Model confidence (mean pLDDT): 82 of 100.
This is a predicted structure of a 71-nucleotide RNA (transfer RNA) from a Lachnospiraceae bacterium.
The sequence is in RNAcentral, with records from ENA and Rfam.
Its Rfam family is "tRNA". Rfam classes the family as a transfer RNA. Its family is annotated with triplet codon-amino acid adaptor activity in the Gene Ontology.
Lineage of the source: Bacteria > Bacillati > Bacillota > Clostridia > Lachnospiraceae.
RNA sequence: GGUGUCAUAGCCAAGGGGAAAGGCAAGAGUCUGCAAAACUUAGAUUACCGGUUCGAAUCCGGUGGGCACCA
Numbered sequence: 001g002g003u004g005u006c007a008u009a010g011c012c013a014a015g016g017g018g019a020a021a022g023g024c025a026a027g028a029g030u031c032u033g034c035a036a037a038a039c040u041u042a043g044a045u046u047a048c049c050g051g052u053u054c055g056a057a058u059c060c061g062g063u064g065g066g067c068a069c070c071a
Base pairs, nucleotide, nucleotide: 001070002069003068004067005066006065010024011023012022018054027041028040029039030038047063048062049061050060051059
């Protein structure tokens, strides 16, 4: 330098056009004499910028980053 691939919450992770499941951790609440446990519950501009579309985490292009292969 070229080609391909990956990115979703603090961590792990599902979803592949009708707009974000689940688990762990941490926060709040209930319970308790106080805790623990248990139960309930809040939390996401889906790397960023554009495009397509009535509608984009999802499809397309670009930018930056990680990884692999080729040179």